[in-house]
Molecule: transfer RNA
Organism: Thalassoglobus neptunius
RNA sequence: GGGGCUGUAGCUCAAUCGGUUAGAGCAGCGGACUCAUAAUCCGUUGGUUGUGGGUUCGAGUCCCGCCGGCCCUAC
Numbered sequence: 001g002g003g004g005c006u007g008u009a010g011c012u013c014a015a016u017c018g019g020u021u022a023g024a025g026c027a028g029c030g031g032a033c034u035c036a037u038a039a040u041c042c043g044u045u046g047g048u049u050g051u052g053g054g055u056u057c058g059a060g061u062c063c064c065g066c067c068g069g070c071c072c073u074a075c
Base pairs, nucleotide, nucleotide: 001073002072003071004070005069006068007067010026011025012024013023019057028044029043030042031041032040050066051065052064053063054062
């Protein structure tokens, strides 16, 4: 240089053929229980879906550029 995969909550990951509200577990916070702590149980906060555009009535999902990560390949 050429090609492929990938980026969603603090972390690990879901999200059907593009569809009406973006969720789960862990973590955090509040509470119950306990003499107290842990464990357990209940409730709850948290997202411009990497970024900039495009297509569409509608985009996490499709298309293009850029940025980051991983892999393959290269006289």